[in-house]
Context: one part of a larger RNA
């Protein structure tokens, strides 16, 4: 683990509601007592003031008008439910407190005995010689100290490896430390729980110690965590103000439900209202750019300064000469809805909210962050899409069903449906992941210049002369450098645009003529591409795959949910109709649903018991029937004696959880 069996809102008073039975200006008894009394006392009939007092009224007041309470139904039973007071639904601490037991283990002390193999060291002091004037000092030997060394029994627990359901609730193995000493030990005693003991580790006190153990106080308390049994129905929250030794609790108050009474609502239109948000502005106020301008040095050119002015520009939650759009507050009339408002009584639950999204604060216009407002959804909401998903999107699940047309989203195959149509566009598998930035991709769109007097790019030719211009310089010849940059001959050619030489040379542009032939070059707007672009499974677009089965703009067709509709068939509200007065039809309308509230039943044990039963009870199986549903009823087998309808009446009255208690396996 699993299966049986037991396991959790009770009792008792008191109060309050509601419902239910008596009686009723009155109802009712308690002790006692016993078919009957008992009338003590209780709650009702009158309130109103602090109150003197007045009274259907009173009281505020000098006194009125106003205002405030009041101005005829209760009262006793049983039923429900809530609340207080008790263990008050149940199981759960660490703890406090008292009283008594414990020192055979363990701490320390007392009394009395025990016990340390066997080896090194060798200290006081002694003795001999020597020495000495005598001694000291030396040497040899005797001796035989020590928290001395070395090392078994014995005590001890450094290391390490095993064991870790162990040989063992602390051990084995191999190695370590003391081992004549503050050693180690046997016996018999003393010391104890807020106290003992303690070479001090909070150590130890019987496998228990930062306060032993047993029993009692005791069902301590537990704003904390888990639990907490049977069925349909109807309605259904909330995670928010405010307060709180309060922040996971509590409490009014919003929100829910139920019961009674009220009457209006609630949606769209139009009308009218007041606002200082969005946006805008710079007139205020603060921040601020540039010009003039002011002042101040100057000779002046300028340079600094600038509170006030003028012009331009232009920021703002705590600016505002303006100024929406919602939204909020009122009327009004048309349509459309049947829901809802309010008030009293009675029960609640909840005050941890999450995400999207708008509008903002915080924080970096960081967060699946936080904190506020507004709308949705989840929470408490299933079914269809998004591959898969609490909060996106479509859409709110009364029960069946081989039904129809749909939403959202798809229509090549997985997989129900277009390999549909029309016109593009993409070549990157883009699509199926991102920016700056970068580029002769390639769509489309504008503008501008050249071009049959021939353009652009390719080819063939020239590409000169004065003069190596003057200077400069070791040299400067188109080409370090500096100055000027002119004629000339020409179709055309720079006192030279790059290469190049020590300096020439030498190669090329420019600029021009042929050949050739038709567009040609730069800007630009937009579409859809590319690069930028690195992860750990082929590891992915959900997959196969796909040039569309991708993107755009268009059609028209299907498919698609528990939404719509469609057949039946349940309930629950309202109406209406009928009669049997609590039940039928009929219409219309609802019937997800967590925490809660209402309501209506099934079954379980015992009572009262009619009745069943050896011609076969309970119980047991197993098939049928029947009810929404707990459940209920036949019949067959099986058991071998007791079971118990209807109507009622009391409860130890439904288990799947509680690291739930006992058994069994």
């Nucleotide at each position: 683990g699993u299966c049986a069996g037991c396991g959790a809102c009770u009792u008792a008073u008191a109060u309050u509601u509601a419902g239910u039975a008596g009686c009723a200006a009155g109802c009712u008894u308690a002790a006692c007592a016993a078919u009957a009394g008992g009338u003590a006392g209780g709650c009702g009939u009158a309130g109103a003031g602090a109150a003197a007092u007045c009274g259907a009224g009173u009281u505020u007041u000098a006194a009125a008008a106003g205002a405030g309470c009041a101005a005829u139904a209760g009262u006793u039973u049983c039923u429900a439910a809530a609340u207080a007071u008790a263990g008050a639904c149940c199981c759960g601490a660490a703890a406090c407190c008292a009283a008594a037991c414990g020192a055979u283990c363990u701490a320390u002390c007392c009394a009395u005995g025990g016990u340390c193999a066997g080896g090194a060291u060798a200290a006081a002091a002694g003795a001999u010689a020597a020495a000495u004037a005598a001694a000291a000092c030396u040497a040899u030997c005797u001796g035989g100290a020590g928290g001395u060394c070395c090392g078994a029994a014995c005590c001890c627990a450094c290391u390490a490896a095993c064991g870790u359901u162990g040989c063992a609730a602390a051990g084995u193995u191999a190695g370590g430390g003391g081992a004549u000493g503050a050693a180690c030990u046997g016996u018999g005693g003393a010391u104890a729980g807020g106290a003992g003991u303690g070479a001090a580790a909070g150590g130890c006190u019987a496998a228990u110690c930062a306060a032993g153990u047993u029993u009692g106080g005791a069902g301590a308390u537990a704003g904390c965590u888990g639990g907490u049994u049977c069925u349909c129905u109807u309605c259904g929250a909330a995670a928010a103000c405010u307060a709180u030794u309060u922040a996971g609790g509590u409490a009014g108050u919003g929100c829910c439900u139920u019961a009674u009474a009220u009457c209006u609502c609630u949606u769209u239109u139009u009308c009218a209202g007041g606002g200082g948000u969005a946006g805008a502005g710079c007139u205020c106020u603060g921040a601020u750019a540039u010009g003039g301008u002011u002042c101040u040095a100057g000779a002046a050119a300028u340079a600094g300064u600038u509170a006030a002015c003028c012009a331009u520009u232009a920021c703002a939650a705590a600016c505002u000469u303006c100024g929406a759009a919602u939204a909020c507050u009122g009327a009004a009339c048309u349509a459309a809805g049947a829901a809802g408002u309010u008030a009293u009584a009675a029960g609640a639950g909840a005050c941890a909210g999450a995400c999207a999204u708008u509008g903002g604060g915080u924080g970096a216009u960081a967060a699946g962050g936080u904190c506020c407002a507004g709308u949705g959804u989840c929470g408490a909401g299933a079914g269809g899409g998004a591959a898969a998903g609490a909060g996106c999107c479509c859409a709110g699940a009364c029960u069946a069903c081989a039904u129809g047309a749909u939403a959202a989203g798809g229509u090549c195959c997985c997989a129900a449906a277009a390999u549909a149509u029309u016109a593009a566009c993409u070549a990157a598998g883009u699509g199926u992941u991102u920016a700056a930035c970068g580029a002769u991709g390639u769509u489309c769109u504008a503008a501008a210049a050249c071009a049959a007097a021939u353009a652009c790019a390719a080819u063939c030719a020239g590409g000169a002369g004065g003069u190596a211009g003057g200077c400069u310089u070791a040299g400067a010849a188109g080409c370090a450098g500096u100055c000027a940059c002119c004629c000339u001959u020409u179709a055309a050619a720079g006192a030279a645009a790059g290469c190049g030489u020590a300096a020439a040379a030498g190669c090329u542009c420019a600029c021009u003529g042929g050949u050739c032939u038709a567009g040609u070059u730069u800007u630009u707007u937009u579409g859809c591409a590319c690069g930028g672009a690195a992860g750990a499974u082929a590891a992915u677009c959900g997959g196969g795959g796909c040039u569309a089965a991708g993107u755009u703009a268009a059609u028209u067709a299907c498919c698609g949910a528990a939404g719509c509709a469609g057949u039946a068939g349940a309930g629950u509200a309202a109406u209406u109709u009928a009669u049997u007065a609590a039940u039928a039809a009929a219409u219309u309308a609802c019937u997800g649903g967590u925490a809660g509230a209402a309501g209506a039943g099934c079954g379980u044990u015992c009572c009262u018991a009619a009745u069943c039963a050896g011609a076969g009870a309970a119980g047991g199986u197993a098939a049928c029937u029947u009810g929404u549903g707990a459940g209920a009823g036949u019949u067959g087998c099986u058991g071998g004696a007791g079971a118990a309808a209807a109507a009622g009446g009391a409860a130890g009255u439904g288990a799947g959880a509680a690291u739930g208690c006992u058994g069994a396996u």